[in-house]
Context: one part of a larger RNA
Molecule: large-subunit ribosomal RNA, domain IV
Organism: Chaetosphaeridium globosum
RNA sequence: CCAUGUUGAAGGAACUCGGCAAAUUAACCCCGUAACUUCGGGAGAAGGGGUACCGAUAUUUUUUAUCGGUGGCACAGAAAUGGGGGUUGCGACUGUUUAUUAAAAACACAGGACUCUGCCAAGUGGUAACACGAAGUAUAGAGUCUGACACCUGCCCGGUGCUGGAAGGUUAACAGGAGUGCUGCAAGGCAUGAAUUUAAGCCCCAGUAAACGGCGGCCGUAACUCUAACGGUCCUAAGGUAGCGAAAUUCCUUGUCGCAUAAGUAGCGACCUGCACGAAUGGUGUAACGACAGCCCUACUGUCUCCAACAUGGGCUCA
Numbered sequence: 001c002c003a004u005g006u007u008g009a010a011g012g013a014a015c016u017c018g019g020c021a022a023a024u025u026a027a028c029c030c031c032g033u034a035a036c037u038u039c040g041g042g043a044g045a046a047g048g049g050g051u052a053c054c055g056a057u058a059u060u061u062u063u064u065a066u067c068g069g070u071g072g073c074a075c076a077g078a079a080a081u082g083g084g085g086g087u088u089g090c091g092a093c094u095g096u097u098u099a100u101u102a103a104a105a106a107c108a109c110a111g112g113a114c115u116c117u118g119c120c121a122a123g124u125g126g127u128a129a130c131a132c133g134a135a136g137u138a139u140a141g142a143g144u145c146u147g148a149c150a151c152c153u154g155c156c157c158g159g160u161g162c163u164g165g166a167a168g169g170u171u172a173a174c175a176g177g178a179g180u181g182c183u184g185c186a187a188g189g190c191a192u193g194a195a196u197u198u199a200a201g202c203c204c205c206a207g208u209a210a211a212c213g214g215c216g217g218c219c220g221u222a223a224c225u226c227u228a229a230c231g232g233u234c235c236u237a238a239g240g241u242a243g244c245g246a247a248a249u250u251c252c253u254u255g256u257c258g259c260a261u262a263a264g265u266a267g268c269g270a271c272c273u274g275c276a277c278g279a280a281u282g283g284u285g286u287a288a289c290g291a292c293a294g295c296c297c298u299a300c301u302g303u304c305u306c307c308a309a310c311a312u313g314g315g316c317u318c319a
Stems, first nucleotide, its partner, number of pairs: 001314008010305002014303001019300001027051005036041001038148001052070007071075001083298007090290002095107002111146007123132003149285004154215003159212002161208005168203003175196001179192005216234005243277001244274001255271005
């Protein structure tokens, strides 16, 4: 000096990206316990008190309770054994995952929706036979999206996709053979070949967005100013509804205001000027839950001010 432990005056997060690490708490019994809530929870909430030994009483023993007494610095006398509270985001939850840098807000999930499938089902594996689906039968099976629950889920079918459509247009081979060419004395042979006949598909006509997706601009206007319920105009398939909003989304930005601090690019509550939220690529809430993420308070502490001592092991120096 390092590692692993133990202890520490005064202060107590001033440390740091961040209380990381450590400390605190801890068992059992009694009292007591808020908001919120899906009435189950939250909850061991929080916060208090007790605990050894001896004797008596209830109750004869056991156990427990009460009363009285005794000793110690300390009585759950060691070990093992929750720190707590508030608030926000995300995900409902228990679960699953990158064997060997990621456990999560990712995956799954119950629930919701759409599409396909009438049974020798659709779908999947296989060249096939055949098998699974299923010894099932639409309350079943398969695929896709969403993701408990509550309140909801707006407008657009122009593009792409899918579904439907006895007409019309286009369209392959086959069929068809008008003709034409070569050859032959000829019969003929060979080659080429226009109409016509036409399938699916495409064009075309409809439907369909919990299919892929999309959801405007400019100008003017009200008794100070500002703003614009209102009007005009251009474009579009239609111009973003409810709700939310500087957000896991906000560039400008440390936006502005408030709270909290002596001081807050953080946090929370508002505002709305949404660069570039928005409704199952789900929107907004939400009790409970989380080795998730942000912020605050309390308790606690060598994290720190500022280091020190001790124990064990190593390093180092000397032999």